[in-house]
Molecule: transfer RNA
Organism: Bacteroidales bacterium
Parts: sequence; structure tokens; C1' cells
RNA sequence: GGGAAUAUAGCUCAGUGGUAGAGCGGAUGGCUGUUAACCAUCGGGUCGUAGGUUCGAGUCCUUCUAUUCCCG
Repeated sequence: GGGAAUAUAGCUCAGUGGUAGAGCGGAUGGCUGUUAACCAUCGGGUCGUAGGUUCGAGUCCUUCUAUUCCCG
């Protein structure tokens, strides 16, 4: 220098155009002599940045950034 992949909750990850989710973790309550376990409820997201397409974008297109890999 050329190419590819990935980026979504605190962490690990789903989500192939129509209300953003799960597990773990956190908070509160229940249960228990107490803790743990278990049960219920709750909170937590500008979906990496900036644009575009569309009635509608986490999803499609482009730029940039970060990380990883391949070629030279």
C1' cells in the first nucleotide's frame, strides 16, 4: 500500500426492513433463624462516527474511527 471481518445494556451475545431482546451481573421484594440458593418485579441502550436510500433502518449503501486477520 491492497483486501476482509467485527463494533448492539456493566459483561458475553441474539436480532436478514415494521414497538431493540436474552443469559450473566445490578436494585427491590418474597421465602429462610441467618447467609447462599430459589421465586417475583424493576432499572439499565443517541445499536462505534457522519451522511444517504426508504412511508419506515440495528438491519441496505457510502465515508471515517477502533480492533483483529490475510496479501505484499